Description
This is a predicted structure of a 350-nucleotide part of an RNA (large-subunit ribosomal RNA, domain IV) from Haliclona sp. TLT785. A source record names the gene rnl. NCBI's taxonomy places the organism under Eukaryota, Opisthokonta, Haplosclerida, Chalinidae, Haliclona.

Context: one part of a larger RNA
RNA sequence: UUUAUUUUAAGGAACUCGGCAAAAUGUCUCUGUAAGUUCGCGAGAAAGAGAGCCGGGAUAAAGACAGGGGAUGCCUGGGUGUAUUUUGGUCUCAGAAAAGAGGGGGUGUCGGCUGUUUACCAAAAACAUAGCUUCCAGCAAAGAGCCGGGGGGCUUGAAGUAUUGGAGGUGAUGCCUGCCCAAUGAUUGUAUUUAAACCCAAGUAAUUAAAUAUAAAGUUAACUUGGCUAAGGGCAAUUAAAUGGCCGCGGUAAAAUUGACCGUGAUAAUGUAGCGCAAUCAAUAGCCAAUUAAUUGUUGGCAAGUAUGAAUGGCUUGACGAAUACCCCACUGUCUCAAGGUAAAAACCA
Numbered sequence: 001u002u003u004a005u006u007u008u009a010a011g012g013a014a015c016u017c018g019g020c021a022a023a024a025u026g027u028c029u030c031u032g033u034a035a036g037u038u039c040g041c042g043a044g045a046a047a048g049a050g051a052g053c054c055g056g057g058a059u060a061a062a063g064a065c066a067g068g069g070g071a072u073g074c075c076u077g078g079g080u081g082u083a084u085u086u087u088g089g090u091c092u093c094a095g096a097a098a099a100g101a102g103g104g105g106g107u108g109u110c111g112g113c114u115g116u117u118u119a120c121c122a123a124a125a126a127c128a129u130a131g132c133u134u135c136c137a138g139c140a141a142a143g144a145g146c147c148g149g150g151g152g153g154c155u156u157g158a159a160g161u162a163u164u165g166g167a168g169g170u171g172a173u174g175c176c177u178g179c180c181c182a183a184u185g186a187u188u189g190u191a192u193u194u195a196a197a198c199c200c201a202a203g204u205a206a207u208u209a210a211a212u213a214u215a216a217a218g219u220u221a222a223c224u225u226g227g228c229u230a231a232g233g234g235c236a237a238u239u240a241a242a243u244g245g246c247c248g249c250g251g252u253a254a255a256a257u258u259g260a261c262c263g264u265g266a267u268a269a270u271g272u273a274g275c276g277c278a279a280u281c282a283a284u285a286g287c288c289a290a291u292u293a294a295u296u297g298u299u300g301g302c303a304a305g306u307a308u309g310a311a312u313g314g315c316u317u318g319a320c321g322a323a324u325a326c327c328c329c330a331c332u333g334u335c336u337c338a339a340g341g342u343a344a345a346a347a348c349c350a
Stems, first nucleotide, its partner, number of pairs: 001345008010336002014334001019331001027051005036041001038172001052090007063080001065078001067076003091095001103329007110321002115127002131170007143156005174315003178246003183243002185239006193233002199227006205220004247265005274308001275305001286302006
């Protein structure tokens, strides 16, 4: 010097991103136990008392041992006697004598909870969850997997049958879940509209056609026009717990400010309830209050947040959490500020 362990005056978080680490608490019996609450909890809440050994007294049940009675397998009853209780004594620094064995309280955020996860830097507020909700599927089901060039087949779903199976979203409970179907999608319908090939009809051309010219009728992988016509498009309607969206300008009250009120433009509709400087861009260390001697912190309020907001869920909420933020008590070498002991290693000397 390093590692491990241990002690420390006075102070007691002044350390630090942060009480990280350490200390403290710790057992059993008894007393006692708040707010809140989904009445189950909270709760081992919190806060207290006792504890060794020896002797005396009291004492339930059972047991064994005397006595008495009796209907002999029962009854009565004496001392003994432990759990327990009471009282006195006694020793130690210390009686749960060692070891082992909760620190506690208050207030927010997030997630209901138990559970799951990045084997080897993340255990969480992420995932899951019960509950809620939408969609698909009538059974040779939808959906999924495999095989086949293809029509299709096999397995699963399921030895199930809509209180079932599959897919998605949200995430216990409580109070709720507003407006918009214009766009994108989905579903349903479609008298009329658009619309391919095949097919049908008419025409042209070629050909049958001969030495030349030409007609009828027929034929044709060529051409033209018309007719018929599926899905789809268009059109119409429904649908937001589907993807999503949820305004602007001007004026106005007898100081000023503000604008209940009025006017006007635009839209599919113009953000409702609730919450709000938030885990919510910045401005921002917002403003006020509480907490502190002092606080970019925290809590409570205010609030146009012009980028909050309702199952992309909104707002609460008892219990729970190796989650996260702040405060208090206890406790301490975390610190003021270091020092010593012990056990090893290294180094040095022999």